[in-house]
Context: one part of a larger RNA
Molecule: large-subunit ribosomal RNA, domain I
Organism: uncultured Pseudomonadota bacterium
RNA sequence: AGCAUGUGGUGGAUGCCUUGGCGAUGAUAGGCGAUGAAGGACGUGAUAGCCUGCGAUAAGUUCCGGUUAGCUGGCAAAUAAGCAUUUGACCCGGAAAUUUCCGAAUGGGGAAACCCACCGUAAGGUAUCCUGUGAUAAAUACAUAGUUGCAGGAGGCGAACCAGGCGAACUGAAACAUCUCAGUAGCUUGAGGAAAAGACAUCAACCGAGAUUCCGAUAGUAGUGGCGAGCGAAAUCGGAACAGCCUUCCAGUUUUAGCGUAAUUAUUAGCAGAAUGAAUUGGAAAAUUCAGCCACAGUAGGUGAUAGCCCUGUAUGCGAAAAUAUUUACGUGGAACUAAGCUGGUAAUAAGUAGGGCGGGACACGUGUAAUCCUGUCUGAAUAUGGGGGGACCAUCCUCCAAGGCUAAAUACUCAUCAUCGACCGAUAGCGAACUAGUACCGUGAGGGAAAGGCGAAAAGAACCCCGGGAGGGGAGUGAAAUAGAUUCUGAAACCGCAUGCUU
Numbered sequence: 001a002g003c004a005u006g007u008g009g010u011g012g013a014u015g016c017c018u019u020g021g022c023g024a025u026g027a028u029a030g031g032c033g034a035u036g037a038a039g040g041a042c043g044u045g046a047u048a049g050c051c052u053g054c055g056a057u058a059a060g061u062u063c064c065g066g067u068u069a070g071c072u073g074g075c076a077a078a079u080a081a082g083c084a085u086u087u088g089a090c091c092c093g094g095a096a097a098u099u100u101c102c103g104a105a106u107g108g109g110g111a112a113a114c115c116c117a118c119c120g121u122a123a124g125g126u127a128u129c130c131u132g133u134g135a136u137a138a139a140u141a142c143a144u145a146g147u148u149g150c151a152g153g154a155g156g157c158g159a160a161c162c163a164g165g166c167g168a169a170c171u172g173a174a175a176c177a178u179c180u181c182a183g184u185a186g187c188u189u190g191a192g193g194a195a196a197a198g199a200c201a202u203c204a205a206c207c208g209a210g211a212u213u214c215c216g217a218u219a220g221u222a223g224u225g226g227c228g229a230g231c232g233a234a235a236u237c238g239g240a241a242c243a244g245c246c247u248u249c250c251a252g253u254u255u256u257a258g259c260g261u262a263a264u265u266a267u268u269a270g271c272a273g274a275a276u277g278a279a280u281u282g283g284a285a286a287a288u289u290c291a292g293c294c295a296c297a298g299u300a301g302g303u304g305a306u307a308g309c310c311c312u313g314u315a316u317g318c319g320a321a322a323a324u325a326u327u328u329a330c331g332u333g334g335a336a337c338u339a340a341g342c343u344g345g346u347a348a349u350a351a352g353u354a355g356g357g358c359g360g361g362a363c364a365c366g367u368g369u370a371a372u373c374c375u376g377u378c379u380g381a382a383u384a385u386g387g388g389g390g391g392a393c394c395a396u397c398c399u400c401c402a403a404g405g406c407u408a409a410a411u412a413c414u415c416a417u418c419a420u421c422g423a424c425c426g427a428u429a430g431c432g433a434a435c436u437a438g439u440a441c442c443g444u445g446a447g448g449g450a451a452a453g454g455c456g457a458a459a460a461g462a463a464c465c466c467c468g469g470g471a472g473g474g475g476a477g478u479g480a481a482a483u484a485g486a487u488u489c490u491g492a493a494a495c496c497g498c499a500u501g502c503u504u
Stems, first nucleotide, its partner, number of pairs: 001503009015489001016454002020425002022422007029414002031157002039102003042055003046079002049075003061096006070083003107116003117126003128154009161192001162190005172179001176226001202209002213240005223231002244406003249345006258332006265325004270318003276291005292309002294298001300312003355379008365391001386401005441448002461488001464475004
C1' cells in the first nucleotide's frame, strides 16, 4: 500500500408519519366604503422579542343568551399578582360602546403614518364634482356668466365572471405583403349577483313556426379562402327553462309599495345520544383466547400496538334572550305628489328616420353576383289605399310592422363561509410558503425570492460524583429502548478512521 472481515465517524438517501397543500361536489354568500373601507404605521400585557387580539375604555368595556369549574391567547416555560366556584370567572354566540395616526383621505400642505391653520366655550365643522333649490350679481338695460348658501348623491377597494370603447405582436402560411394568430393579450369605462339578450319590420317555403338565453345534433356540412394556410354557419330536430308587457286622455273601481304586530322556516351559540368484561403476552392492550352486548349509531378521529360497546363523536331527536333573512296572516296607510292592477271608452303608431352615393366596419361570407346590419361624409322618402324582408335585380306570392321602453328562469364565475369527498401529493413532492414566508436575502427601482418538518407513551430532558478553562466525555440515574440525549425515528451511498487476518 492493496484485499477481506469486524467496528466506528461523516452524511442524510430510504421507509413510515402529517399539522400543510391540490382537486372536486353540494349549499351559502356574492360585496366593503365619507356612520371613513381595503391595507397599513404606532401603540397596547407584571416581564425583552415575534405572531394573534385590541385601540389612550387598547390580549380589552357593557347588556343579553349558551355552557361550565376552573381561568388570566400562541411560540413558552417560570415567577408574581389576580378573577371565579351555582350571587357563574374563562370560553362560545347576538347586540352595543370605545375605535390614536396614515390611507378615497376630504380645512391647507406633505418626503404616507407628519407639519401648519380658521370658526366654535366644547362637541364638532371647514375638499372637489354632479343634481336640485335659494340669495346675490359684471362687461350690458333686461338678463346671463360669475360668486355664495342649503339639501341629496358620488369618489376608493375588491378573485373571477359580464357589457361597451381602444386594440397589438410573436406565431402559422414551412419565406412574405392579403390572410392567420385575434377582436385574442393588454389598456380603459361601467354594472350586477349574475350581466348581456329578449317579445319578431324574425324565420320559413306555398307547409308552417312563433321572444331571448344555454346544451346536444345538424357539421367540419353549405359556404368562404394569395380557393393557400386556414376560417366556418343556418334552417330544422332533440333537450334545459319558460312570461309576458308598458308608452294619449277620460271615467269608474280596487289594490300594492311603506309601516306595525303576530306566527312560520332558516342562519348566527348549543343539548340529549345505545352497547364489555376477564385471563395471557407486553413498558403499555385497542392484540390473542374465552364469554357477552348495542345498532335508524360498524362515517371519522383520539387514547402507551390494531377499540362498534374507553373518550370526542356518528344515526336520530331537540334548542334562541338577541339579530338577520324567507313566507303567511291581521292591522294601518294617501288620493296632495309619485307608482301600479282591472273594466269601459277614446287617441296615437316614433323623420334628418328608412333608403341612396362615397369611404369603412360587422355578419362563417376577404367586394365578390353580395343581399342583411352599423355609420364618418353628402343626400333623402312613403306614412296602413302605406312600409320592411324573403341573399344582385324585377314581377307574382308569402310573411312581418323599424326608426320608444321594461322583463324572471334556464347560462357564466368563486376573493370568501360551511359540510363532504379523492385509484391526488406526502417535505427536492404538494401552493413560492406544513417551520419567524412573500419572511431572510438580492436589486436605485419595477421586481426577483429561498432554505428550513419528525426525541419519547409521558420530559420522566440526565440529581449527584470524576476529568477538563470550557466544549465534551466517563460513571450514576430515568426510560421498553439513550447507538431514542436534545438538528434527538429509521440512518443507504460517496468520503474518512480503528482493530484483526492475508499479500506485497